Record summary:
A computed fold for a 105-nucleotide RNA from a Clostridia bacterium, annotated as Glycine riboswitch aptamer. Taxonomically the source falls in Clostridia (Bacteria, Bacillati, Bacillota). It was read from a public genome assembly, where an Rfam model found it.

RNA sequence: AUGAGGGGUACGGGAGAAACGAGGACUUUUACUUCGUACCGAAGAAGCAAGCUUGUGUCUUCCCGAGGCAUAAGUGAAACUUUCAGGUUAAAGGACCGUAUCCUG
Numbered sequence: 001a002u003g004a005g006g007g008g009u010a011c012g013g014g015a016g017a018a019a020c021g022a023g024g025a026c027u028u029u030u031a032c033u034u035c036g037u038a039c040c041g042a043a044g045a046a047g048c049a050a051g052c053u054u055g056u057g058u059c060u061u062c063c064c065g066a067g068g069c070a071u072a073a074g075u076g077a078a079a080c081u082u083u084c085a086g087g088u089u090a091a092a093g094g095a096c097c098g099u100a101u102c103c104u105g
Base pairs, nucleotide, nucleotide: 005104006103007102008101009100010099011098012097013096018037020036021035022034023033024032038088039087040086044084045082046081047080051075052074053073054072055071056070057069058068059067060066
């Protein structure tokens, strides 16, 4: 010099599920708020499979080593699972994808 990977910003795309019931507030309606029930998974959060590591016991071996088996602990992914949080007209938000740019490296 190049820039894997990681992070930020801007723009664009972006699903699912009651415009639920009873009250309150508001001039009225929607939005809002309290309680209740029914639902959703794609903010966030949480859980773990194989594998790997370590310890213990046991078997193979003359011994060491190494390996097999059993067991305990640790590590270990998600768009899977849970539904705490969030959400179930619109708006907002939204995992993820694309483009541009910045930082780190």